[in-house]
RNA sequence: AAAUGACAAAGGCAAACCUGUUGAAAGGCAGGGACGCAAAGCCACGGGUCUAAGGCAAGCAGAGCGCAUCUUCUGCUGCUACGAUAGCCGGGUUGCCAUG
Numbered sequence: 001a002a003a004u005g006a007c008a009a010a011g012g013c014a015a016a017c018c019u020g021u022u023g024a025a026a027g028g029c030a031g032g033g034a035c036g037c038a039a040a041g042c043c044a045c046g047g048g049u050c051u052a053a054g055g056c057a058a059g060c061a062g063a064g065c066g067c068a069u070c071u072u073c074u075g076c077u078g079c080u081a082c083g084a085u086a087g088c089c090g091g092g093u094u095g096c097c098a099u100g
Base pairs, nucleotide, nucleotide: 003099004098005097012037013036017032018031019030020029021028022027035087041093042092043091045090046089047088048085049084050083054080055079056078057077059076060075061074062073063072
C1' cells in the first nucleotide's frame, strides 16, 4: 500500500415520528428524536423506484354556441422528467481505527 471488519478504542451519521420552513408534488432544509449504519461521507454515470407543475393523447361527465357535428373551457383517467431518491442496487471518489 492492498485486503478484511472478528477483537477493541476514539468518535461520526441519524430512520420513523413531532414542530417550523420550502416545493405543484415527490422530496429538501433546520430543531427535537434514535430505527439502524464500517463509509447511512461526497458525486445523479448506469439501473430501479417516487412525484407529475408543465406537455401530450384518447375516453367519460358537466358547461357554452339555435339542434346535431365541430370547437372551447373545467374535472376525472392514462402517458411523460428537464424534478427527486446516494438510508434501493451498482459504479466513481475521499477518509478513522484495528489486524485473528